[in-house]
Context: one part of a larger RNA
RNA sequence: UGACGGGGGUCCGCACAAGCGGUGGAGCAUGUGGUUUAAUUCGACGCAACGCGCAGAACCUUACCCGGUCUUGACAUCCCGAGAACCCCUUGGAAACUUGGGGGUGCCUAGCAAUAGGAACUCGGUGACAGGUGCUGCAUGGCUGUCGUCAGCUCGUGUCGUGAGAUGUUGGGUUAAGUCCCGCAACGAGCGCAACCCUUACUUCUAGUUGCCAGCGAGUAAUGUCGGGCACUCUAGAGGGACUGCCGGCGUUAAGCCGGAGGAAGGUGGGGAUGACGUCAAGUCCUCAUGGCCUUUAUGAUCGGGGCUACACACGUGCUACAAUGGGCGAUACAAAGGGUUGCAAGACCGCGAGGUGGAGCUAAUCCCAAAAAAUCGUCCCCAGUUCGGAUUGCAGUCUGCAACUCGACUGCAUGAAGGCGGAAUCGCUAGUAAUCGCGCAUCAGAACGGCGCGGUGAAUACGUUCCCGGGCCUUGUACA
Numbered sequence: 001u002g003a004c005g006g007g008g009g010u011c012c013g014c015a016c017a018a019g020c021g022g023u024g025g026a027g028c029a030u031g032u033g034g035u036u037u038a039a040u041u042c043g044a045c046g047c048a049a050c051g052c053g054c055a056g057a058a059c060c061u062u063a064c065c066c067g068g069u070c071u072u073g074a075c076a077u078c079c080c081g082a083g084a085a086c087c088c089c090u091u092g093g094a095a096a097c098u099u100g101g102g103g104g105u106g107c108c109u110a111g112c113a114a115u116a117g118g119a120a121c122u123c124g125g126u127g128a129c130a131g132g133u134g135c136u137g138c139a140u141g142g143c144u145g146u147c148g149u150c151a152g153c154u155c156g157u158g159u160c161g162u163g164a165g166a167u168g169u170u171g172g173g174u175u176a177a178g179u180c181c182c183g184c185a186a187c188g189a190g191c192g193c194a195a196c197c198c199u200u201a202c203u204u205c206u207a208g209u210u211g212c213c214a215g216c217g218a219g220u221a222a223u224g225u226c227g228g229g230c231a232c233u234c235u236a237g238a239g240g241g242a243c244u245g246c247c248g249g250c251g252u253u254a255a256g257c258c259g260g261a262g263g264a265a266g267g268u269g270g271g272g273a274u275g276a277c278g279u280c281a282a283g284u285c286c287u288c289a290u291g292g293c294c295u296u297u298a299u300g301a302u303c304g305g306g307g308c309u310a311c312a313c314a315c316g317u318g319c320u321a322c323a324a325u326g327g328g329c330g331a332u333a334c335a336a337a338g339g340g341u342u343g344c345a346a347g348a349c350c351g352c353g354a355g356g357u358g359g360a361g362c363u364a365a366u367c368c369c370a371a372a373a374a375a376u377c378g379u380c381c382c383c384a385g386u387u388c389g390g391a392u393u394g395c396a397g398u399c400u401g402c403a404a405c406u407c408g409a410c411u412g413c414a415u416g417a418a419g420g421c422g423g424a425a426u427c428g429c430u431a432g433u434a435a436u437c438g439c440g441c442a443u444c445a446g447a448a449c450g451g452c453g454c455g456g457u458g459a460a461u462a463c464g465u466u467c468c469c470g471g472g473c474c475u476u477g478u479a480c481a
Stems, first nucleotide, its partner, number of pairs: 001481002003478003007475007015465002019429005026320008034311002042053002064306007073129001077128002079125005086103004092097001107118004131295002134293003140289002142284003145280001147278001152191006158167003171182003197272004202240007211230003216227003243266001246260005322422001326381006338369003343362002348357003388419001393414007435457007
C1' cells in the first nucleotide's frame, strides 16, 4: 500500500421488510447428470453451466458408430500429356462409384489454307503439396460473460517522507453520480458519471397518396364506393418545448433540498443504446484467425444405414392443470408491431376437420397472411375426480418432403391417467410494472410449451434500515501478500 475481520461509523440496491404471483407436489415439453449403447459427437459446471453454443438433428446438417469405397485426393497453386465444354442412352451396384455406346465441336491470336499457339473447362499422370470439428483457451489474437451502469481508476508538476509511498481523491454539506459547493500544500488534467444519439409523451409548419372523410354532390341491400376536399386522424421531414427557468420556505450569502404555480410533460419525464482501470490463467483452438505438437493409402475424403430422439433414476428451466372470478355453446365488439414473388393468397366450391380444388389481387400506407384473445350479452352445467383436467392408447386421415419404421407436425372418432393448490426450501416484480390475454417475426421444405418483439385488460404494497445478501466511502486491528 492492499486484502481480510462472526471490528466500528456512514450510504445504497426488490437486499430485507410490506405486498402480489410463482417454483419445489402432478402430467407433459426441454436441457443436464447418471446409466445404457456399436455410437448414444463435442463444448459449457456456484452466482456468471443446465429451453446454454442449437435463429429450429427424419436424409443433409454431423463432427459419433457400422459397413462399402478413394489415395496429389472433396478443396488451392505449379508442371506434363490428351480432349472444347457439355448433352443423351446404357451395364453392375444400397449409393458412392463403375461398364459400353452415341452426339458435339465453340472463344481469342497468327495464317490464303492445312495447321500451330493461348484462355476457360474436363480427364489422366508425376511430385512439391493439399486436408484434419486431431491436442493445447495454462502459448495466443479476436469476441464474450462477470463484479457493475457499481462510482470509481489514474496521471503531470509541486510539496512531505531516508524509503516503500503519501498528498491531490481526505474533511463539512449535497447528489443517482469523484454530481456540485465550501474548506484545505496543493494546482491542474485524463479515462469513467452526465450531456450529445434513438424511441416515447405535447405542439407548430411543410407535404396529401396507397392514408383520412368534417362540410357539398351522386350511388347502394351495405361499405370513402364515386365526384370532390386535405379540415381532422395518420404518415415523415424540419422546428418549438423542461432549464430548478418563476414564486415561497429551509440552507452558510453556496451547492442544493422541500412545497407551489403555469404546463402535455418537473426536477435524470419514461424506455433503449452506451460498460472506466481492472478481476476471475473465467469462456471459446468446434465461428474465424494463429504459435507449437501430432496425423498423411489416414486422425484426410466419399456414400448407404444407424446414432445425437436410448431410460430403474436425480436436478434445472418451462407449459397445462387441479376448476364456478370457472367449463361448454351461441351472438357481438376493440389492437399494435411485423411478414409476403422459389412468396402471401381473397371471394367461390368440396370436406365434420386438418386440408383440398381453383386462382382475383399484391414487388405492398393500395392486395393478402388476419380470426385478435381475454372482454361484453344470452343460455346450460350445480361442487362431483365432475360437462374440471387432459396425459396415455386404438383406429381413420391431412400436409411437407426422394423418404415420416427407428424419429415430424396437425385433424377426426374413441379412450379418458395423475392431479382436490403442493414439505423443507426457494424465485420474480415498485406502474402501464406484476399478473393475465392474444398477435407477429427469425431460424425454417416440414418441425416451438423455447427465443426475440407487439399491443389489450390491469393491481397490491413500501412503516422503515434492526436483521440476511451484494456493493461504495472513511476509520481501526492483523502472525496474510